[in-house]
RNA sequence: CAAAAGGAAAACUAGGGUUCCGGCUUUCUCGCAAAAGAAAGUGUCUGGGCCAAGAGUUUUCGGCCUCGCAUAACGAGGCUCCACGGAGGGAUAAAAACCCGGGAGAU
Numbered sequence: 001c002a003a004a005a006g007g008a009a010a011a012c013u014a015g016g017g018u019u020c021c022g023g024c025u026u027u028c029u030c031g032c033a034a035a036a037g038a039a040a041g042u043g044u045c046u047g048g049g050c051c052a053a054g055a056g057u058u059u060u061c062g063g064c065c066u067c068g069c070a071u072a073a074c075g076a077g078g079c080u081c082c083a084c085g086g087a088g089g090g091a092u093a094a095a096a097a098c099c100c101g102g103g104a105g106a107u
Stems, first nucleotide, its partner, number of pairs: 007061006015051002020048002022045001023042007062080007082102001084105001088100003
């Protein structure tokens, strides 16, 4: 100094926190009590729902190649590899393997 075979979408998972639901705690209201209701706190609550992978999974689309008399269209088959990685910052209620980012760097 150079190094792209690196497309899109959906569903999901590892993971992630706390707006909402639920759980728990405290206080208050009512009440004989229990039950019920309200407020505050708590994610150091396994949850429902939520966010979620370039280097996780699956599917679909797309792209490329070959063949079919083969230009187009159509059909069949095949390929779409590999990938160590901060700190810091950003979004959202919040956080993250989210985004900056296949970035800096390493090699």